[in-house]
């Protein structure tokens, strides 16, 4: 640092449907169209692999975000 799995970031609903998967459509293929799934695809921790890189401890602190609507829970402030 990538990749896969697991959990978190309170909770339910309803609508749209980019990415992305999946079926088809002709094509070698990429790419295009049509259907149908789809708003935790993002961050943070674990833990596993593969790469790349190179070294200490010790304190502290435990988050920012997530398309529209409605609701419902917590916390705070004001009346």
């Nucleotide at each position: 640092u990538u990749u896969c799995g697991c959990g978190a970031g309170g909770g339910g609903c309803g609508c749209u449907g980019c990415a992305g998967c999946a079926u088809c459509g002709a094509g070698a293929a990429g790419g295009c169209g049509a259907u149908g799934c789809c708003a935790g695809g993002c961050u943070c921790g674990c833990g596993a692999a593969a790469a790349c890189g190179g070294a200490c401890u010790u304190c502290a602190u435990c988050a920012a975000c997530g398309g529209c609507g409605c609701c419902c829970g917590u916390u705070a402030a004001c009346c």
The RNA shown here (SAH (S-adenosyl-L-homocysteine) riboswitch aptamer) has 79 nucleotides and comes from a Steroidobacteraceae bacterium. Rfam family: SAH (S-adenosyl-L-homocysteine) riboswitch aptamer. For this family Rfam cites "Riboswitches that sense S-adenosylhomocysteine and activate genes involved in coenzyme recycling" (Wang et al., Mol Cell, 2008). The model forms 100% of the base pairs in the Rfam consensus. NCBI's taxonomy places the organism under Bacteria, Pseudomonadati, Gammaproteobacteria, Steroidobacterales, Steroidobacteraceae.